Predicted 3D model of a 108-nucleotide RNA (SAM-I/IV (S-adenosyl methionine) riboswitch aptamer).
[in-house]
RNA sequence: CGCCAACAUCAAGAGUUGGGGCGACGCCCAACGCCAACCUGCCUAUCCGGGCAAGGUGGCGCUCCCGCAAGGGAGGAUGUGGCCGAGCCGGCAACGAAGCGGAUCAAG
Numbered sequence: 001c002g003c004c005a006a007c008a009u010c011a012a013g014a015g016u017u018g019g020g021g022c023g024a025c026g027c028c029c030a031a032c033g034c035c036a037a038c039c040u041g042c043c044u045a046u047c048c049g050g051g052c053a054a055g056g057u058g059g060c061g062c063u064c065c066c067g068c069a070a071g072g073g074a075g076g077a078u079g080u081g082g083c084c085g086a087g088c089c090g091g092c093a094a095c096g097a098a099g100c101g102g103a104u105c106a107a108g
Stems, first nucleotide, its partner, number of pairs: 006080005015032006033060003038056003041052003045104005062075005082092004105108001
């Protein structure tokens, strides 16, 4: 880097400018901005819930089919941390944000 498998989600949310391209765009590139808790981290020692856009992804119109509708199915997409070195494996960074509720005990 590519392929396969499993699980979760596809509700809501969030765009301008410049350049390029096109018959025309909902296309491509860049800058800046914004959205979103999927992973990591932090908020509590552990767990559950909830929170925080800090680190890592992603997004800023998903499509089609069935159904009166609720809803269901298929496809497709995203996530299941990152960086450095490595033989086992070891090391590094993660906010000025949030700093809460419950349970547990070895009481941090």
Its Rfam family is "SAM-I/IV (S-adenosyl methionine) riboswitch aptamer". On this family, see Weinberg et al., RNA 2008: "The aptamer core of SAM-IV riboswitches mimics the ligand-binding site of SAM-I riboswitches". Gene Ontology terms of the family: S-adenosylmethionine metabolic process and regulation of gene expression.